Predicted 3D model of a 74-nucleotide RNA (transfer RNA) from Candidatus Pacebacteria bacterium GW2011_GWA1_46_10. Model confidence (mean pLDDT): 81 of 100.
RNA sequence: GGGUGUGUAGCUCAGGUGGUUAGAGCGCUGUCCUGAUAAGACAGAGGUCCCAUGUUCGAGUCAUGGCAUACCCA
Numbered sequence: 001g002g003g004u005g006u007g008u009a010g011c012u013c014a015g016g017u018g019g020u021u022a023g024a025g026c027g028c029u030g031u032c033c034u035g036a037u038a039a040g041a042c043a044g045a046g047g048u049c050c051c052a053u054g055u056u057c058g059a060g061u062c063a064u065g066g067c068a069u070a071c072c073c074a
Base pairs, nucleotide, nucleotide: 001073002072003071004070005069006068007067010026011025012024013023019057028044029043030042031041032040050066051065052064053063054062
């Protein structure tokens, strides 16, 4: 230098052929339970979906450019 994949909650990850409340597990906070802790039950907080532009009535999803990262080729 060329190519391919990945980027969504603190972490690990889902998210069909674009369709209107963006989710799960773990973690975190509170309450209950217990003599106390762990475990368990219930409730809650936490996201401009890597950035920008475009397409569209509508974008996490499609297109283009960038950034980061992993791998392959040279």
Its Rfam family is "tRNA". Rfam classes the family as a transfer RNA.